[in-house]
Predicted 3D model of a 263-nucleotide RNA (Bacterial large signal recognition particle RNA) from a Dehalococcoidia bacterium. It is recorded under the gene name ffs. It matches the Rfam family "Bacterial large signal recognition particle RNA". The family is grouped with related families in Rfam's "SRP clan". The coordinates come from a structure-prediction model, not an experiment, and the mean pLDDT is 76. The sequence is in RNAcentral, with records from ENA. Of the family's consensus pairs, 90% are formed in the model.
RNA sequence: UCGUGCUAGAUGGGGAACUAGCGGUGCCCUGUACCCGAAAUCCGCUUUAGCGGGGUCGAAUUCUGGCUCGAGGUUCACAUUUUUCGAUACUGUUUUGAUCAAGCGGCGUAGAAGGCUUGGGCUUGUGCGGCAGAGGACUAUGAACCCCGUCAGGUCAGGAAUGAAGCAGCGGUAAAUAGCACACUCUGGGUGCCACAGGGUUACCUGGCCUGAGUUGGCUAGUUAAAAAAAGACGGGAGGUUGUAUCGACAGUCAGUGCACGG
Numbered sequence: 001u002c003g004u005g006c007u008a009g010a011u012g013g014g015g016a017a018c019u020a021g022c023g024g025u026g027c028c029c030u031g032u033a034c035c036c037g038a039a040a041u042c043c044g045c046u047u048u049a050g051c052g053g054g055g056u057c058g059a060a061u062u063c064u065g066g067c068u069c070g071a072g073g074u075u076c077a078c079a080u081u082u083u084u085c086g087a088u089a090c091u092g093u094u095u096u097g098a099u100c101a102a103g104c105g106g107c108g109u110a111g112a113a114g115g116c117u118u119g120g121g122c123u124u125g126u127g128c129g130g131c132a133g134a135g136g137a138c139u140a141u142g143a144a145c146c147c148c149g150u151c152a153g154g155u156c157a158g159g160a161a162u163g164a165a166g167c168a169g170c171g172g173u174a175a176a177u178a179g180c181a182c183a184c185u186c187u188g189g190g191u192g193c194c195a196c197a198g199g200g201u202u203a204c205c206u207g208g209c210c211u212g213a214g215u216u217g218g219c220u221a222g223u224u225a226a227a228a229a230a231a232g233a234c235g236g237g238a239g240g241u242u243g244u245a246u247c248g249a250c251a252g253u254c255a256g257u258g259c260a261c262g263g
Stems, first nucleotide, its partner, number of pairs: 001263006009057003012030004020046005034054004063256006072247003076243002079241008090232001093228007102220003105216003114210004119205002122199006128192002131188005138179004147172004155164003
């Protein structure tokens, strides 16, 4: 150095979970790398860490170790972000009220606010007018007799003259009825742009005088009270990204590694 035959070993690996720990079945990720049996309210083993039975390869590009890369998994982090649930009396939001007078605006030297004052609207009384009612007055009708006046005729008294009573008629009147434009008297009122005299208060309007620069609270803001809602804040859950820590397949690279026989 070559050939043959063996042996170690290999015949997937990893993550989380479980476990005193290791491995397996199961789940997940990579990847293609034998078969059979049992295995999660588990199965087997003990740091030399699957058990039982069989097959193939086998000293090497296939085994072992280091380094690099890195799929993927897990942990932590108020670093960031998405979504969902909850309830809320939170220095937050919305609505409403009160207050204030910082900003805007309105009014204001053709005079703010303030003060004095006349009058009106309000009210009382009186008067006047008007309305309504009643009465009186006026007109008309109106008494067979029991009203008045005059009393024809007639009656009565008387010798007569004359007188008396008195019906009808006529005139008037009482009770009563009807009318009544105006005028008279009385009564009444939520009567009246009425007159006079008061009252009342600044709440309204108007006029005059004094004075001389503010006043208002419409909007925004501030303060405060109440109510409502769940977008914000708060608490919980489930994810993503990034970072930290950890494990780590596949791949690449470097190095190492038997025995026997024969040429």